[in-house]
RNA sequence: CACUCAUCGAGACCGGCAGAGGGAAUAGGCCCGACGAAGCCGGGGCAACCGUCAAGUGUAACCAACUUGGAAUGGUGCUAACUCCUGCAGUGUAGGGCCCCGUUUGGUGGCUGACGCGCUGGCAGAUGAGCA
Numbered sequence: 001c002a003c004u005c006a007u008c009g010a011g012a013c014c015g016g017c018a019g020a021g022g023g024a025a026u027a028g029g030c031c032c033g034a035c036g037a038a039g040c041c042g043g044g045g046c047a048a049c050c051g052u053c054a055a056g057u058g059u060a061a062c063c064a065a066c067u068u069g070g071a072a073u074g075g076u077g078c079u080a081a082c083u084c085c086u087g088c089a090g091u092g093u094a095g096g097g098c099c100c101c102g103u104u105u106g107g108u109g110g111c112u113g114a115c116g117c118g119c120u121g122g123c124a125g126a127u128g129a130g131c132a
Base pairs, nucleotide, nucleotide: 003130004129005128006127007126008125013043014042015041016040017039021032022031023030027086028085029084044079045078046077049075050074052070053069054068055067056066057065083124088121089120090119091118092117093116096112097111098110099109100107101106
């Protein structure tokens, strides 16, 4: 780097150096930033993927695997905004406006509203574990 699986609407800061950008790519947005961005260092914190403890399922029994609960020393990760939103596909969708049919205050009709809004799935990305 590639592949497989799982998760991604919660949560979490202070100081020093530094000095203009940053929010993955890319396009459109929208945000953050001299009241100090990115990056580096020190110290915290959040979380619970691996590892760890207990119980259960499972089994003839053990192991594997799964579920639930705990701990947070170890390996990672994270510490603005839903992965900041959308862009690919499917589906649903209001008042109102216009048209059509009807004719007396109607329609279980069509279009627009709608590159909107909502839902679902993908693509891509991030993190962990495995594999190679």